The RNA shown here (transfer RNA) has 75 nucleotides and comes from a marine sediment metagenome. Its Rfam family is "tRNA". The family's RNA type in Rfam is transfer RNA. The prediction has a mean pLDDT of 80. The sequence is in RNAcentral, with records from MGnify.
């Protein structure tokens, strides 16, 4: 340089056009001599950034940033 994949909650990941969810975590309470475990309740996001299409975009299109993989060239 060329091509492909990924980017969503603190972390790991869902959601493939119709109000963004789960697990873990975190907070509070119950329980316990204390803690862990268990139980109950609560807490979570400008979906990497900008623009476009659409009544409506995490999803489709364009640009851009970062990460990963493959290939090519040079040394």
């Nucleotide at each position: 340089g060329u091509g492909a994949g990924c980017g969503u909650a603190g972390c790991u990941c869902a959601a493939u056009g119709g109000u963004a969810g789960a697990g873990c975590g975190c907070c509070u309470g119950c329980c316990u001599g204390u803690g862990a475990a268990g139980c109950a309740g609560g807490u979570g996001g400008u979906u990497g950034a900008g623009g476009g299409u659409u009544c409506g975009a995490u999803u489709c299109c364009c640009u851009u940033c970062g990460c990963u993989c493959a290939c090519c060239c040079c040394a």